[in-house]
Context: one part of a larger RNA
RNA sequence: UUGGGCGUAAAGAGCUCGUAGGCGGUUUGUUGCGUCGGCUGUGAAAACCUGAGGCUCAACCUCAGGCCUGCAGUCGAUACGAGCAGACUAGAGUGUUGCAGGGGAGACUGGAAUUCCUGGUGUAGCGGUGAAAUGCGCAGAUAUCAGGAGGAACACCGGUGGCGAAGGCGGGUCUCUGGGCAACAACUGACGCUGAGGAGCGAAAGCGUGGGGAGCGAACAGGAUUAGAUACCCUGGUAGUCCACGCCGUAACGUUGGGCGCUAGGUGUGGGGCUCAUUCCACGAGUUCCGUGCCGCAGCUAACGCAUUAAGCGCCCCGCCUGGGGAGUACGGCCGCAAGGCUAAAACUC
Numbered sequence: 001u002u003g004g005g006c007g008u009a010a011a012g013a014g015c016u017c018g019u020a021g022g023c024g025g026u027u028u029g030u031u032g033c034g035u036c037g038g039c040u041g042u043g044a045a046a047a048c049c050u051g052a053g054g055c056u057c058a059a060c061c062u063c064a065g066g067c068c069u070g071c072a073g074u075c076g077a078u079a080c081g082a083g084c085a086g087a088c089u090a091g092a093g094u095g096u097u098g099c100a101g102g103g104g105a106g107a108c109u110g111g112a113a114u115u116c117c118u119g120g121u122g123u124a125g126c127g128g129u130g131a132a133a134u135g136c137g138c139a140g141a142u143a144u145c146a147g148g149a150g151g152a153a154c155a156c157c158g159g160u161g162g163c164g165a166a167g168g169c170g171g172g173u174c175u176c177u178g179g180g181c182a183a184c185a186a187c188u189g190a191c192g193c194u195g196a197g198g199a200g201c202g203a204a205a206g207c208g209u210g211g212g213g214a215g216c217g218a219a220c221a222g223g224a225u226u227a228g229a230u231a232c233c234c235u236g237g238u239a240g241u242c243c244a245c246g247c248c249g250u251a252a253c254g255u256u257g258g259g260c261g262c263u264a265g266g267u268g269u270g271g272g273g274c275u276c277a278u279u280c281c282a283c284g285a286g287u288u289c290c291g292u293g294c295c296g297c298a299g300c301u302a303a304c305g306c307a308u309u310a311a312g313c314g315c316c317c318c319g320c321c322u323g324g325g326g327a328g329u330a331c332g333g334c335c336g337c338a339a340g341g342c343u344a345a346a347a348c349u350c
Base pairs, nucleotide, nucleotide: 004321005320006319007304008303012318014201015200016199017198021194022193023192025088026087027086028085029084030083031082033081034080035077036076037075038074039073040072041071042070048066049065050064051063052062053061054060091191092188093187094186095184096183097182098181099180103177104176105175106174107173108172109171110154115149116148117147118146119145120144121143125136126135162169163168206247207246208245209244210243211242215241216240220236221235222234223233257317258316259315260314261313262312265295266294267293268292269291270290271289272288273287274286275285276284299306300305323350324349325348332343333342334341335340
């Protein structure tokens, strides 16, 4: 390369936007670039293949034909692909009317609880554990009542419930703001899909500057346990956890990239529409669109399992894999304040 693969065996980039590129709906005309056919020229010889001939055979040699899959010119075909011109509305988008939501940002605010402080009551213990001890307490603790301070997190509702591209998002109110869904079918008229590079977002920990610091708590100290105990348990406790701004860019799981179409059903649940029923509302029955679960046929799968939310049947585009270790390492490059990240081998060995 021809190929084969990527849920669990190696393999889907953490996610999104988007450049180049690749791919792309219905229809009419036109061009004839790709595509297809004819003819002409050229495509050296040798080699190769086929046939015939010459050395007594063969190797070898000679002759004829083929081959030279190509290129150029010319004449034609026009379905498909493409260019140009025009039209369309089923893709995509806009609009109008509604709807649900912990989607995002900022400001303000509430109650419970922990801790601390002040005061009252009150007295000898409290705390902690498997059992203890360190620790706290007659300078009055623990318990209890009242008041105050401060920080962080939001019980119940809460739900294989909701929203978001992913990371993620949960007390309440206000302001600003993104996306989605349904109905209508008024508007645009293929404006689409994917996306090498690139850009942005991206938990926790960590870093820089400045704040904050209740609880928790790496490190650290002490008490236990133990043969030891640099641990598990206990008493403390610094960074950190919180806020603002700026970095870092990892884990990122549905271990399943994105888009479109097609392919039995059943049953929950969230959001919307329509119909029936009901005097009306609510409940109910049916249907339809979108989401989210479970079960299950065909089919697929090595099996497990997946199964209209596909791992089924197809098309388009991207990423990635190629035995284990060495190694996601070395070197080089780029990025970073650093920690480190991204890219990424080989010797050797089994």
Overview: Predicted 3D model of a 350-nucleotide part of an RNA (small-subunit ribosomal RNA, central domain) from Blastococcus sp. Rfam family: Bacterial small subunit ribosomal RNA. The prediction has a mean pLDDT of 89. The RNAcentral record of the full RNA draws on ENA and SILVA. Lineage of the source: Bacteria > Bacillati > Actinomycetota > Actinomycetes > Blastococcus.